[in-house]
RNA sequence: UGGGUCGGCAAGACGGUCGCGUCAUUCGUGAGAUUUUUUAGAUCAAGCGGAUGCCGAGGAACGUCCGGGCUCCAUAGAGCAGGAUGGUGGGUAACACCCACCCGGGGUAACCCGCGAGACAGUGCCACAGAAAGUAGACCGCCACCAGCGAGAGCUGGUGGUAAGGGUGAAACGGUGGUGUAAGAGACCACCAGAGGCCAGGGUGACCUGGUCGGCUUGGUAAACCUCGUCCGGAGCAAGGUCAGACAGAAAGCGUUGAGGCGGCUCGCCGAGCUUUCGGGUAGACCGCUAGAGGGCUGCGGCAACGUAGUCACGAGAUAGAUGGCCGUCGACGGUGUGCAAACACCCGAACAGAACCCGGCGUAAUAGCCGGCCCAUUCC
Numbered sequence: 001u002g003g004g005u006c007g008g009c010a011a012g013a014c015g016g017u018c019g020c021g022u023c024a025u026u027c028g029u030g031a032g033a034u035u036u037u038u039u040a041g042a043u044c045a046a047g048c049g050g051a052u053g054c055c056g057a058g059g060a061a062c063g064u065c066c067g068g069g070c071u072c073c074a075u076a077g078a079g080c081a082g083g084a085u086g087g088u089g090g091g092u093a094a095c096a097c098c099c100a101c102c103c104g105g106g107g108u109a110a111c112c113c114g115c116g117a118g119a120c121a122g123u124g125c126c127a128c129a130g131a132a133a134g135u136a137g138a139c140c141g142c143c144a145c146c147a148g149c150g151a152g153a154g155c156u157g158g159u160g161g162u163a164a165g166g167g168u169g170a171a172a173c174g175g176u177g178g179u180g181u182a183a184g185a186g187a188c189c190a191c192c193a194g195a196g197g198c199c200a201g202g203g204u205g206a207c208c209u210g211g212u213c214g215g216c217u218u219g220g221u222a223a224a225c226c227u228c229g230u231c232c233g234g235a236g237c238a239a240g241g242u243c244a245g246a247c248a249g250a251a252a253g254c255g256u257u258g259a260g261g262c263g264g265c266u267c268g269c270c271g272a273g274c275u276u277u278c279g280g281g282u283a284g285a286c287c288g289c290u291a292g293a294g295g296g297c298u299g300c301g302g303c304a305a306c307g308u309a310g311u312c313a314c315g316a317g318a319u320a321g322a323u324g325g326c327c328g329u330c331g332a333c334g335g336u337g338u339g340c341a342a343a344c345a346c347c348c349g350a351a352c353a354g355a356a357c358c359c360g361g362c363g364u365a366a367u368a369g370c371c372g373g374c375c376c377a378u379u380c381c
Stems, first nucleotide, its partner, number of pairs: 001377009010367001012330007020056002023053007032044005058352001062363002065361005070236004077267004082232005087101005102116001103114004117227002122225002124221003139166002141162009174192006193217002196213007240287004249278006260270002295312007334347005
């Protein structure tokens, strides 16, 4: 310098002007309430309107895919069913997340990917092709015997042997060489490869290394049923609660021989309502509500995820849903032009998207750009 790989930062700044929302202060108005000496006055005051001031979205606020807090239903109970998960060890409130390692695969490498338990518990399936798809399988070929034909080499047919060769396939019962044989074959032998049993060593462990045994050579598929280990009660802020206001009930069915809670079933617990149809009313306010398993920095422990101690700062809370528009100046990097250069001028200067109970993750979307670690190649010293 070029290419790659992994990670981090930022998501414009300042000013003016117009506008929106919460809150505070203040002015006006004021439903209504209290009280007195009651045709009147005093005090308090929701709401509404104005003014001023402070503050006012994100790295994903998103999707709502996981996990938790919180609330209600037994104090959240038992069994079956069902669901989730799946190398090992750790982290965490928890997880399907994160970290480290192991194994397998890809890459020259940095690094990346893995829906990574069990296929000697059982059952099933394996398209097309192929003779045969699994204690399988003789289509061609090879070999032996018999029969027929032929002068002969041989040919044809039958019976049997054979998985060495051909062919099919994603996959056909380990490979090479030899012995052996009618031809062959782990049938036997040597070496190699693999799986398994046993032993030794290392590691918390997944697992790794080495030795040894017997020719053991056992197809794949569990994102097929299934088996094993672990985990899981349900519903959700329209949870749940308080206040105010309105109204009108009627009929039928079921029910203490158990309604309903209990949204798979049974048990268990609580114990009186429930369902349908017709008719009527309301759809307001407040709490929950935002300071949190939270964040920054430093020290300590840990390879790390993370934990812990100290310290610092913390000003969205709407309810049809506020956080925006315009103008000016500046702005790193980049581009173009002038110029030997320094420099100058001009241009560009954002995308995805937007809180709605809160938090931890994952996934998805997307930008003008900037910074760093590591790897490979090349050049120079």